[in-house]
Context: one part of a larger RNA
RNA sequence: UAGUAGCAGCGUUAGUCGGGUAAGAAUCCUGACGGCCGAACGAGCAAGGGUUCCUCGGCAAUGUUCGUCAGCCGAGGGUUAGCCGGUCCUAAGGCCUGUCGUAAUUCGAGCAGGUCGAAAGGGAAACUGGUUAAUAUUCCAGUGCCGCCGUACAGUCAAAGCCGACGCUUUGGGGUCGAUCGAGCUGGGCCUUCGCCCAGUCGAACUGUCCAAAUCCGUGGAAGCCGUAAUGGCAGGAAGCGGACGAACGGCAGAAUAGGGCAACUCGAUCCAACCUGGAGCCCGUGAAAAGGCGAGUACGGUGUUCGUACCCAGAUCCGACACAGGUGCUCAUGGCAGCGAAAGCCAAGGCCUGU
Numbered sequence: 001u002a003g004u005a006g007c008a009g010c011g012u013u014a015g016u017c018g019g020g021u022a023a024g025a026a027u028c029c030u031g032a033c034g035g036c037c038g039a040a041c042g043a044g045c046a047a048g049g050g051u052u053c054c055u056c057g058g059c060a061a062u063g064u065u066c067g068u069c070a071g072c073c074g075a076g077g078g079u080u081a082g083c084c085g086g087u088c089c090u091a092a093g094g095c096c097u098g099u100c101g102u103a104a105u106u107c108g109a110g111c112a113g114g115u116c117g118a119a120a121g122g123g124a125a126a127c128u129g130g131u132u133a134a135u136a137u138u139c140c141a142g143u144g145c146c147g148c149c150g151u152a153c154a155g156u157c158a159a160a161g162c163c164g165a166c167g168c169u170u171u172g173g174g175g176u177c178g179a180u181c182g183a184g185c186u187g188g189g190c191c192u193u194c195g196c197c198c199a200g201u202c203g204a205a206c207u208g209u210c211c212a213a214a215u216c217c218g219u220g221g222a223a224g225c226c227g228u229a230a231u232g233g234c235a236g237g238a239a240g241c242g243g244a245c246g247a248a249c250g251g252c253a254g255a256a257u258a259g260g261g262c263a264a265c266u267c268g269a270u271c272c273a274a275c276c277u278g279g280a281g282c283c284c285g286u287g288a289a290a291a292g293g294c295g296a297g298u299a300c301g302g303u304g305u306u307c308g309u310a311c312c313c314a315g316a317u318c319c320g321a322c323a324c325a326g327g328u329g330c331u332c333a334u335g336g337c338a339g340c341g342a343a344a345g346c347c348a349a350g351g352c353c354u355g356u
Base pairs, nucleotide, nucleotide: 015033016032017031018030019029020028034353035352036351037350042332043331044330045329048312049311052310053077054076055075056074057073058072062070063069082145083144084308085307086306088122089121093116094115095114096113097112098111099110100108101107126143127142128141129140130139146304147303148302149301150300151299152298153297161294162293163292167282168281169280170279171278172277173276174275178271179270180269181268182267183266184201185200186199187198188197189196190195202259206254207253208252209251210250215244216243217242218241219240224234225233226232260265283287318327319326335347336346337345
């Protein structure tokens, strides 16, 4: 000559253009167009991590390029509970003490007693709206509920009973959310008109009230009737008639001249998650326990300590030496078209164009 020629790699798919900021922009912000996921690449949690959350200021390093950006660097801020969870209870099981064994024990079976052991089992009680840059069933507004203590009144000695409390399979009935269909109303979009299309039409806990099945009672009196999706039932009393008891996270009313919505803020039908309530089948398998609760009143006043609560929850906050195509429990499972379907495909809500 030259950090030149050349070169593997840049970890599966989508960006493009205009504008902004800036010393500097393919990479940051923003608008439009285009695209991807949609049983997830959406949403909420547990474990684990531990400040990664939010704001401001930075770019030497980290980032497989760039960087004005960042889970990076510096500073400041942020997690609010009687009713969410721990705390309480017991489970398999663990530990301790006593007794006993031994010459001895930091060892040991049984028995007895104690104690620990579940943030997915059991369990007293909270909903709606608003608010922050970052928390909210925790703050604020409104409306509720529970335990304990006190006072007053009522009441009777109060504990029998019941609940907690349970398998698998299948099936009937009630039934909301949701979806779909029909009508009215409101807002929006398209359109010269006719008209068409889209979205919405809301509203909790709690308190009161209503009732199906099952069960029971009275009446009745069937010699073949009654009845089911199915099995079935009956003089040991069927059908029929009447009553008692009795369900939902269900209906209705209040809550609510609360709240929310620019406004309308209405009505009906079908299929029906959740939830409630029956029947049948299966078992050489028979499907926890305890605390606790109900039974067991009303009103008013007081009281409710303590710990967790930010954020990620994953093709970048966890485990894998990495911003690693791996691994990792639960819930939303009922958004639409179509479908046997949680399949495949396209789309919605939402998210993303950094599986850098």
Description:
Predicted 3D model of a 356-nucleotide part of an RNA (large-subunit ribosomal RNA, domain III) from a Natrialbaceae archaeon. The source organism's lineage runs through Archaea, Methanobacteriati, Halobacteria, Halobacteriales and Natrialbaceae.